[in-house]
Molecule: c-di-GMP-I-GGC riboswitch aptamer
Organism: Bacillota bacterium
RNA sequence: CUGGAAAAUGGUAAACUUUCCGAAAGGAAAGGGCACAAAACUACGGGUCUAAGGUAGUUUGGCGGACCUGACCAAGAGCCGCCGAACACUGCUAUGACAGCCGGGUUACCCAGA
Numbered sequence: 001c002u003g004g005a006a007a008a009u010g011g012u013a014a015a016c017u018u019u020c021c022g023a024a025a026g027g028a029a030a031g032g033g034c035a036c037a038a039a040a041c042u043a044c045g046g047g048u049c050u051a052a053g054g055u056a057g058u059u060u061g062g063c064g065g066a067c068c069u070g071a072c073c074a075a076g077a078g079c080c081g082c083c084g085a086a087c088a089c090u091g092c093u094a095u096g097a098c099a100g101c102c103g104g105g106u107u108a109c110c111c112a113g114a
Stems, first nucleotide, its partner, number of pairs: 001113004011036002016031006034100001040106003044103003047098003053093005058086008068076002
């Protein structure tokens, strides 16, 4: 460097269960064992998941405008614009998450071959 999981030392640990952390996605520990030869580490590229926070629709308050009802006035329904507030619902959004989705980077045990 290439190939491999028969043997040896052995390693990791999906689903599921319990406890804890987290808004969630997810994570940690214990049990468990579907699998894994990098199923070790790394969010760098792609992808996927989540949406606390933010934001738009929306809701609501103020101001302004035209119009309508009102004979007129007072008052009122809806509409439009601007400014502020809120986040129940819906959408968007990562700064959150996934390395056991793919690629890249880093490191490494055993066996065989070169």